c-di-GMP-I riboswitch aptamer from a soil metagenome, 88 nucleotides, folded computationally. Its Rfam family is "c-di-GMP-I riboswitch aptamer". Its family is annotated with cyclic-di-GMP binding in the Gene Ontology. The sequence is in RNAcentral, with records from MGnify. The coordinates come from a structure-prediction model, not an experiment, and the mean pLDDT is 88.

RNA sequence: GACAAGGGCAAAACCGGCGAAAGCCGGCGACGCAAAGCCACGAGGCUAAAGUAUCCACGCUGGAUGCCAUGCCAGUCGGGCUGCCGAA
Numbered sequence: 001g002a003c004a005a006g007g008g009c010a011a012a013a014c015c016g017g018c019g020a021a022a023g024c025c026g027g028c029g030a031c032g033c034a035a036a037g038c039c040a041c042g043a044g045g046c047u048a049a050a051g052u053a054u055c056c057a058c059g060c061u062g063g064a065u066g067c068c069a070u071g072c073c074a075g076u077c078g079g080g081c082u083g084c085c086g087a088a
Base pairs, nucleotide, nucleotide: 001085008033009032014027015026016025017024018023031075037081038080039079041078042077043076044073045072046071051067052066053065054064055063056062
């Protein structure tokens, strides 16, 4: 970073699986992407099982709301590392 060349990746939806969920894996499929390759270091966002506070119910047992990341997002941004081509 070009109406170049060879290519690459793969959004949503759908199908199957894992997970409490966010989400992830595989298939199919392409919205797009010059790093949409890799990495949770910073910011930001998502989820809330477990935990905890309050309330309801209270026979069994459970239900609602709030807080909370140690879970998740690299296709949210920044940062780090690496990579193909070679016009202006």